Molecule: transfer RNA
Organism: Sulfidibacter corallicola
RNA sequence: GCCGGUGUGGUGAAAUUGGUAGACGCGCUGGAUUCAAAAUCCUGUGGGGGCGACCCCGUCUCGGUUCGAGUCCGAGCACCGGCA
Numbered sequence: 001g002c003c004g005g006u007g008u009g010g011u012g013a014a015a016u017u018g019g020u021a022g023a024c025g026c027g028c029u030g031g032a033u034u035c036a037a038a039a040u041c042c043u044g045u046g047g048g049g050g051c052g053a054c055c056c057c058g059u060c061u062c063g064g065u066u067c068g069a070g071u072c073c074g075a076g077c078a079c080c081g082g083c084a
Base pairs, nucleotide, nucleotide: 001083002082003081004080005079006078007077010026011025012024019067027045028044030042031041032040046057047056048055049054060076061075062074063073064072
């Protein structure tokens, strides 16, 4: 240099038919249990605003297509692999 793959909460990983993003697990918060703890069970858990009902933003970045994009298209960036 050329070709291919991957990029989603703190973390692993779903959503592949374009139609409520974050299911499920780990971790963490609060609670139950215990003399205390571990284990187990229950509960909550992306960010911001609001007393609240709710509202806004968020899938590596910037554009495009579309009524609608994590998903399709283009250009980048990072990492991984192959070829030279």